């Protein structure tokens, strides 16, 4: 050069038949404790890597483009 995965909250990752984006850890509060922790309850955090297009409607489907793996040359 070329083909193939992949990229969604800090952090791991769910969503794959196109229908208003959720989970565990984290984190802030609050209850409860002398006090921490554990445990319960709430709540904050997302331009779904970046553009374009298709569509009433895109994380999802096409393109192009950037990052990472992975192969062959």
């Nucleotide at each position: 050069g070329g083909g193939c995965c992949c990229g969604u909250a800090g952090c791991u990752u769910a969503g794959u038949u196109g229908g208003u984006a959720g989970a565990g850890c984290g984190c802030c509060g609050c209850a409860u404790u002398u006090g921490c922790a554990a445990u319960g309850c709430g709540g904050a955090g997302g331009u779904c890597a970046g553009g374009a297009g298709u569509u009433c409607g895109a994380a999802u489907c096409u393109c192009c483009u950037c990052g990472g793996g992975u192969c062959c040359a």
Predicted 3D model of a 73-nucleotide RNA (transfer RNA) from a Parcubacteria group bacterium. The organism belongs to Bacteria candidate phyla, within Bacteria. It matches the Rfam family "tRNA". Rfam describes the family as follows. Transfer RNA (tRNA) molecules are approximately 80 nucleotides in length. Rfam classes the family as a transfer RNA. Rfam links the family to the GO term triplet codon-amino acid adaptor activity. The coordinates come from a structure-prediction model, not an experiment, and the mean pLDDT is 81.